[in-house]
Context: one part of a larger RNA
RNA sequence: CCAUGGUUAAGGAACUCGGCAUAAUCGCUCCGUAACUUCGGGAGAAGGAGCGCCCCCGCCCGUGAGGGCCCUCGCGGCCGGAGCGGGAGGGGGCCGCAGCGAAACGGCCCAAGCGACUGUUUAUCAAAAACACAGGACUCUGCCAAGCCGCAAGGCGACGUAUAGGGUCUGACGCCUGCCCGGUGCCGGAAGGUUACGCGGAUGGGUCAGCCGAAAGGCGAAGCUCUGAAGCCAAGCCCCGGUAAACGGCGGCCGUAACUAUAACGGUCCUAAGGUAGCGAAAUUCCUUGUCGGGUAAGUUCCGACCUGCACGAAUGGCGUAACGACUUGGGCGCUGUCUCAACCAUGGACCCG
Numbered sequence: 001c002c003a004u005g006g007u008u009a010a011g012g013a014a015c016u017c018g019g020c021a022u023a024a025u026c027g028c029u030c031c032g033u034a035a036c037u038u039c040g041g042g043a044g045a046a047g048g049a050g051c052g053c054c055c056c057c058g059c060c061c062g063u064g065a066g067g068g069c070c071c072u073c074g075c076g077g078c079c080g081g082a083g084c085g086g087g088a089g090g091g092g093g094c095c096g097c098a099g100c101g102a103a104a105c106g107g108c109c110c111a112a113g114c115g116a117c118u119g120u121u122u123a124u125c126a127a128a129a130a131c132a133c134a135g136g137a138c139u140c141u142g143c144c145a146a147g148c149c150g151c152a153a154g155g156c157g158a159c160g161u162a163u164a165g166g167g168u169c170u171g172a173c174g175c176c177u178g179c180c181c182g183g184u185g186c187c188g189g190a191a192g193g194u195u196a197c198g199c200g201g202a203u204g205g206g207u208c209a210g211c212c213g214a215a216a217g218g219c220g221a222a223g224c225u226c227u228g229a230a231g232c233c234a235a236g237c238c239c240c241g242g243u244a245a246a247c248g249g250c251g252g253c254c255g256u257a258a259c260u261a262u263a264a265c266g267g268u269c270c271u272a273a274g275g276u277a278g279c280g281a282a283a284u285u286c287c288u289u290g291u292c293g294g295g296u297a298a299g300u301u302c303c304g305a306c307c308u309g310c311a312c313g314a315a316u317g318g319c320g321u322a323a324c325g326a327c328u329u330g331g332g333c334g335c336u337g338u339c340u341c342a343a344c345c346a347u348g349g350a351c352c353c354g
Stems, first nucleotide, its partner, number of pairs: 001349008010340002014338001019335001027051005036041001038172001052094006059087005067079004071074001095099001107333007114325002119131002135170007147156003173320004178250003183247002185243005192238003198232002204226004210219003251269005278312001279309001290306005
C1' cells in the first nucleotide's frame, strides 16, 4: 500500500453526477394512524408504549389420582375434584449500560414524470417510460372459411362455425376522441375512354397452270404460303362515388376600441381542410438559467403559474387518475467515515529473510 472485517471526538451530506456505499430501522403485544380513493385500499401509514427473572393472588382451559355412591358386575356408570400442564391478568420484588440481552428481523415522509396493475426482455455491459396485458376499435372470413405451412398429397385453423377464427392499431378505469376524402390506399360503380391473348380476316407479297411478247420481259386463276387492316373482346387504368380508431394533413398578410397596450371586429390571398376540447418552456421550448411565485442564506435542477407551442394535441390516442414500480426527478426527517480529515485495531496479501 491492497482486500475483508471492527471502532471513532466534534460536526452530520459540507461528499458526490447522484446519500453510491455505510449506518440506522427491524420481532411480538397494545395504543394510534392523514391527504386521497376505483371504498378494496392507502396501512406495518406516520407516531408512541410495553417486553427479562423471582414470589404471591384469583380466573379460564386441558388432563384427571386417591376417595365416595350405584348396578345389569364390567377394561361399567355417576359424583368429586388432588396433582400436573397451558393461557392471559392483578399485586409485590430483583439485577445489568442494555431483557425481541445472541442470530434471524421494514428506514420513513412529501411532491412530480412515465407506465394502470401481477407479469416479459437484450443467456454474457441495458429490467426500463421498452414488450405483454385485460379492455377499446377497424377490417377480413358463411365453412372444403379467411389466414398460414407444403411442389403435391396433406396439415394447422378446428373435430371450432361470426358470442367463432385471422390481421392491424390502441392499451385498466374516468371524461373524451374535433375539421379535411384534394393525394395515396381500400370498398362500391351493368355507362363512357383506353386495353392483352384470342376470334376475325380486309389488304399486300412469294410461288405457279396459263396468257401476252421476236426476245428481254410483263400479267397472272386455283392451290400452297407470308403478311395481317376494320370489327368483336376481360380485369386493370382513366372516370364517378364512399371511406380517416385507413396512410396521412389540419395557413398567410394588413388594419381596427376615448392613455397606452391588446384586438372581441373588419379586409384580403391561398387550401382538401386550416388544430376543436384538453394540455403547454413539457421525456416536446431553439432563443433559455424565458418571466412571476414557492422552497434555500444562496436553486441552469425541482414544484405552481403565465402562454411568445423554434417544432403539443386527440386510439402513431388527448387530458386526468386510486393502487402498484430493484424505473426517473426534486425536497425533508432519521442515520451515518460519504465528507471536514483522518486515526487505530484484527485477519489475509503485498514487502524482507529463508